[in-house]
Context: one part of a larger RNA
Order: sequence, then C1' cells, then structure tokens
RNA sequence: UUGGGCGUAAAGAGUGCGUAGGUUGUAAUUCAAUGAUUUGAAGUAAAAGUUUAAUUUGAUUAUUAAAAUUGUCUUUUUAAACAGAUUGCUAGAGUAAAUUAGAGGGUUUUGGAAUUUCAAGUGGAGAAAUAAAAUUCGUAGAGUUUUGAAGGAAUAUCAAAUGCGAAGGCAAGAGCCUGGCUUUUAACUGACGCUAAUGCACGAAAGUAUAGGUAUCAACCAGGAUUAGUGACCCUGCUAGUCUAUACUGUAAACUAUAAACAUUAAUUUUUGGAAUCUUAAAUUCAGAGGUUUAGCUAACGCGUUAAAUGUUUCGCCUGAGGAGUACGCCGGCAACGUUAAAACUC
Repeated sequence: UUGGGCGUAAAGAGUGCGUAGGUUGUAAUUCAAUGAUUUGAAGUAAAAGUUUAAUUUGAUUAUUAAAAUUGUCUUUUUAAACAGAUUGCUAGAGUAAAUUAGAGGGUUUUGGAAUUUCAAGUGGAGAAAUAAAAUUCGUAGAGUUUUGAAGGAAUAUCAAAUGCGAAGGCAAGAGCCUGGCUUUUAACUGACGCUAAUGCACGAAAGUAUAGGUAUCAACCAGGAUUAGUGACCCUGCUAGUCUAUACUGUAAACUAUAAACAUUAAUUUUUGGAAUCUUAAAUUCAGAGGUUUAGCUAACGCGUUAAAUGUUUCGCCUGAGGAGUACGCCGGCAACGUUAAAACUC
C1' cells in the first nucleotide's frame, strides 16, 4: 500500500513490437443454474454503542433489567440494465484500387572544394605561435607561389519556423533492394480495437575484442610558457581514439525534463504535402510542422485543439533530507561496468 500526485518541487521506463491480464462501438433475441447486481417478504446469533427504568455514586460513574436499531446471514420472491450466449450492422480497425512528398533504412559506385604529405619548378630569410613569449620548422633552402601525384575523412551554397523516422537518429550525385506515412474512392472483411506485467528487438557518444585503415582533429604522454606553486587554462608536438567490417557493451540533460490511445471544447497567423470546388484570387477540407492568445487549468512560471483544459481505458513511477542509486546477494558482461536494490546511523 488509503489518499494525493508525476513540465520546473519526489515521480513518465530511452524507444518500439507483442504474450498473459485489464478494457472495449452498435442493434435485436436469449438465459436467470452460474458471475456481479436488483425488488418485496419472512426468519434469526453475538457484541458494542444508543435510549428508557431501578439501584448506586462526588459524577451517565457503576451494576441489573428492558426496548429499538444495525448483517456482505438463511429461506423465498421480483427485475433483466451489466457481464455471458446467438444472429446481425458499419461510424472504430484493417484490406483493395488510384495517389503524393520525403536528409526513412541497407548496399554498390562516381564527383568537386578543402586539409595534410610527397615530387618538381620558383625564390632567398625568415615562418609559425601568443596577451607577450618560448619550445617548434628553416641556408642540408623553410614559409610563399605554380604544376603534378597519393591517401583518408567530411559533404559549402541550396537550407527553412522545412522534411522523414518508434526512438537513437538521418543532408553531395547516381543505380539496385527495401520499411512506413498522407490523400481520394467507399469495392471488400465485419469490432478483428486500445493498453501492455514477463518477454523480444532496436538503441548517441565514449569504451571493449579481432582484422584493416589512419588525411584531419585529438584524451594520455613529452616539451615550452604562466605562477609563490599547479598534475590545469595558453602554445608546440603526439599515441589510443576518431573511419570500415564483424561481435560486445546498453548507458546520456536518451529532454517536449510533459507515457500510450480515444472523444469533446473559442479564435487568429505562418508553413509542408494532398483533395475537391471553382476559377486564378481567395475561401473550404484532410494529414502534419510552428507563433500569438479566449475559456479553463496552474503555487507561480506558464500550458492553452500538437493542453499542463474537460472526460474514459491501460501501463510505468513517487511518498522528508542525507546515508545512496551506495553495500550485500542474484542476473547480465571479455572487462569497464550495467540492471535489480536495502539498512544501521545523523538531521
């Protein structure tokens, strides 16, 4: 363990799929043995409290007696809204036909700009760095500039309040494979739906293993400065790493700090993709993405048809601060560590 809550005070799991469970549109019929309810009648146990009377006491204090009341009880009876069963329906959901946009995913391949290095030419003293310097590079010819080559990583402009994806996330071009959404029609199925413990899958960066690759940047490390001193901020270098493939890890301010689904409720404005109507100008409508703001809500900030408004269904989570997201133990992991998760004690 009620109650009350979860944007910012403690609290929405990182995300999805989905089993059990919970819950579930609409019409008619049916059942009342069973589930949970319902109408009337009869019966009756115990205790407490209440009321009355008597006695008692400082005292409704105590004792005794009586009365009414109280049951989720028993028997009988009634109803048929709910649940159950049967047969339907089409507004939910899905399928089909037509259709739109997109950095959705995987794989192969092709570019251009830039950084670096190398080769050759040019040329002759500095370059680079900083607040200032030094370490550093350079007469064994640097930096500059021209041409060429190599290799890796990232993709300027377009670009946006944009778009897509369940989330993480996704941006050069082309080919191939592939997931989902939107809109219109209303042909088909006929509640097939929603949520979701356990479970399964995905899951930035860093990190781990093996094999490659290594241009840039860069933990660690080395050196130079700064400083009273500094293991730092600054500078010169540089290794893991950053990249690829295959496995693992399973965490983030994984944030909209706001769980998922459905319904209802004022306006205005910007924008993405459709539709029909009409006519080229607006308005309408469906699905998204934003800005203001009414009612309402909120402790306030603020939220406000993409709700933190009003309702319903389901799951997760919270219960003073510290100790502590720690110890111990189980489970998972190669390890790093992760998940689950206390208590003493202090205030």
A computed fold for a 347-nucleotide part of an RNA from Baffinella frigidus, annotated as small-subunit ribosomal RNA, central domain. The full RNA is in RNAcentral, with records from ENA. The prediction has a mean pLDDT of 82.